[in-house]
Molecule: c-di-GMP-I-GGC riboswitch aptamer
RNA sequence: UACGAUAAUGGCAAACCUGUUGAAAAACAGGGACGCAAAGCUAAAGGGCCUUACUCGCUUACCGAGUUGGCAGCCAGCUACCGAAA
Numbered sequence: 001u002a003c004g005a006u007a008a009u010g011g012c013a014a015a016c017c018u019g020u021u022g023a024a025a026a027a028c029a030g031g032g033a034c035g036c037a038a039a040g041c042u043a044a045a046g047g048g049c050c051u052u053a054c055u056c057g058c059u060u061a062c063c064g065a066g067u068u069g070g071c072a073g074c075c076a077g078c079u080a081c082c083g084a085a086a
């Protein structure tokens, strides 16, 4: 460097419930664990996905484009703890 165990020390927390914010996606706090070896960080510019208040088009829509917002637990990039086997 790479790899990842029925190892050690620690860590995170899906769905769902309650409260708050938001048009929504979703976020935050508490509870809760499906899972995670990067489930740590990056969305002010790699791809992808979600929302559609607003703008434009329009065949009036459950459509297209722009734009705004969101997702890092989709891929990706960057950084990092431990050390069995190979």
Stems, first nucleotide, its partner, number of pairs: 003083002011036002016031006034073001040078003046075002048071003054066004